[in-house]
RNA sequence: CCAUCCGGGAGAGCCCGUCGCGCCGUUGGGAGCGGGGCGGGCGCCGAAGGAGCAACCACCCCGGAAUCUCUCAGGCCUCGGGACCGGAUGGG
Numbered sequence: 001c002c003a004u005c006c007g008g009g010a011g012a013g014c015c016c017g018u019c020g021c022g023c024c025g026u027u028g029g030g031a032g033c034g035g036g037g038c039g040g041g042c043g044c045c046g047a048a049g050g051a052g053c054a055a056c057c058a059c060c061c062c063g064g065a066a067u068c069u070c071u072c073a074g075g076c077c078u079c080g081g082g083a084c085c086g087g088a089u090g091g092g
Stems, first nucleotide, its partner, number of pairs: 001091008013042007021034003024030001043076003049072001050070003056064002
């Protein structure tokens, strides 16, 4: 330095439509509350990846380079992903 395993691991949401579900309730109709699926609108985040500039490094030439910047991708319930940090094992 690389790979694998384990642990830790942030940020960012509302509205509208529609369709069920649960609670409540009725002679019947259904008002309300909660949460979910799908679609749309606008907004937002930055720590997979990607791109850009740069301190700096290198320099014959070609260049390398972030936790900064941009947000194409990705993300904004949970799950998953997750830069980076720690531990263990193996290889160079």

RNAcentral holds the sequence, with entries from MGnify. A computed fold for a 92-nucleotide RNA from a soil metagenome, annotated as Glycine riboswitch aptamer. It matches the Rfam family "Glycine riboswitch aptamer". Gene Ontology term of the family: glycine biosynthetic process.